[in-house]
Molecule: Bacterial RNase P class A
Organism: Polynucleobacter sp. MWH-Loch1C5
RNA sequence: AGAGUUGGUUGGGCAAUCGCUGCCUGAAAGGGGAGAGGAAAGUCCGGACUCCAUAGGACAAGGUGUUGGCUAAUGACCAUCCACGGUGACGUGAGGAAUAGGGCCACAGAGACGAGCGUAUUAAGUUACGGUGAAACGCGGUAACCUCCACCUGGAGCAAUCUCAAAUAGGCAGGCGUUGAUGCGGUCCGCUGAGCCUGCGGGUAGAGAGCUCGAGCCUAACGGUAACGUUAGGCCUAGAUGAAUGAUUGCCCCUGAGGAAACUCAGGUGACAGAAUCCGGCUUAUAGACCAACUCUGCUU
Numbered sequence: 001a002g003a004g005u006u007g008g009u010u011g012g013g014c015a016a017u018c019g020c021u022g023c024c025u026g027a028a029a030g031g032g033g034a035g036a037g038g039a040a041a042g043u044c045c046g047g048a049c050u051c052c053a054u055a056g057g058a059c060a061a062g063g064u065g066u067u068g069g070c071u072a073a074u075g076a077c078c079a080u081c082c083a084c085g086g087u088g089a090c091g092u093g094a095g096g097a098a099u100a101g102g103g104c105c106a107c108a109g110a111g112a113c114g115a116g117c118g119u120a121u122u123a124a125g126u127u128a129c130g131g132u133g134a135a136a137c138g139c140g141g142u143a144a145c146c147u148c149c150a151c152c153u154g155g156a157g158c159a160a161u162c163u164c165a166a167a168u169a170g171g172c173a174g175g176c177g178u179u180g181a182u183g184c185g186g187u188c189c190g191c192u193g194a195g196c197c198u199g200c201g202g203g204u205a206g207a208g209a210g211c212u213c214g215a216g217c218c219u220a221a222c223g224g225u226a227a228c229g230u231u232a233g234g235c236c237u238a239g240a241u242g243a244a245u246g247a248u249u250g251c252c253c254c255u256g257a258g259g260a261a262a263c264u265c266a267g268g269u270g271a272c273a274g275a276a277u278c279c280g281g282c283u284u285a286u287a288g289a290c291c292a293a294c295u296c297u298g299c300u301u
Base pairs, nucleotide, nucleotide: 001297002296003295004294005293006292007291008290009289010288012252013251014250015249016248017247018246020035021034023032024031025030037272041283042282044281045280046279047278048277049157050156051155052154061153062152063151064150065149067079068078069077081095082093083092084091085090096148097147101146102145103142104141105140113138117130118129119128120127161209162208163207164206171200172199173198174197175196176195183191184190216235217234218233219232220231221230222229223228253270254267255266256265257264258263
């Protein structure tokens, strides 16, 4: 210098004005402060939490599978052995058991799983050999076929679940009512003609809790090959529900076009995308910019 392998970071910046959703302060006017992501996505695994079920045991069904570790937990992650691929960095792997049993073994081959067949040989199915094929005259192969072994797994999910609680209708109890309740705006007359009043309880609308301080984040030291752990210090970082997180402007950066250049014009869709109980993983989408470690080849000193 070229070609690669693995891992990581970032993913427009600053300012002004006007809004939107919460919070703090204030008697009010107002003031202050916070406000999408690395995937918020798919909902594929694992947990927290809630309700339901559950004496114990067994079966069924499903899952996992070298070995060891890590963790709240896992099929994730880390390390390691083995097999395969690559010159290499490295990548891929449902990787236990074939002497418990059953099934299957393409093409080729006379014959493919259970012993027969051919040739030679022998007292004797007694012994030896047999083109093909991954496997042949055997203690063969295959479990990503059934199966066996070991271990694990109850169900539903924040629209969970809990609390408060209208109107109307219906329910229950009590009282009044054809000797006229009730209604016709207050009273009387008149008309009407079977319900009316009170209380209780359930459910709905609505409101609140769950709800965001948590296996939390950042930094440092120490232990460990690592995943990870321990200790110390610092920080508070959305909580909406017909569902906020937006709009406009200026400067800079970036991209595209034009230009010899200075510069001009366009683009705010200038990547993917966008919270809805919360975490740990996995998978998928992602323009551009950047960083680290390592490998191979060539050249120079």